[in-house]
Molecule: transfer RNA
Organism: Allomuricauda sp. SCSIO 64092
């Protein structure tokens, strides 16, 4: 250069165009002499700009960044 793919909470990782789930961390609380487990509750997320659509995390298009493959 050209082709494929990938981008969701602090990590990780799900999600037929129809309320974004999970474990994990990470506050609080029950337990317990204390503290660990363990249980409860709480917290937090769709990479960026435009399009399609009654509706976009998804479809279509640009950029950006990571991985892979071709020369």
């Nucleotide at each position: 250069a050209c082709g494929u793919u990938c981008a969701u909470g602090g990590u990780g990782u799900a999600a037929u165009g129809g309320u974004a789930g999970c474990a994990u961390g990470c506050g609080a609380g029950u337990c317990u002499c204390c503290a660990a487990a363990a249980c409860u509750u709480g917290u937090g997320g769709u990479u960026a700009g435009g399009g399609u659509u009654c509706a976009a995390a998804u479809c279509c298009u640009u950029a950006u960044g990571g991985a892979c493959g071709u020369g």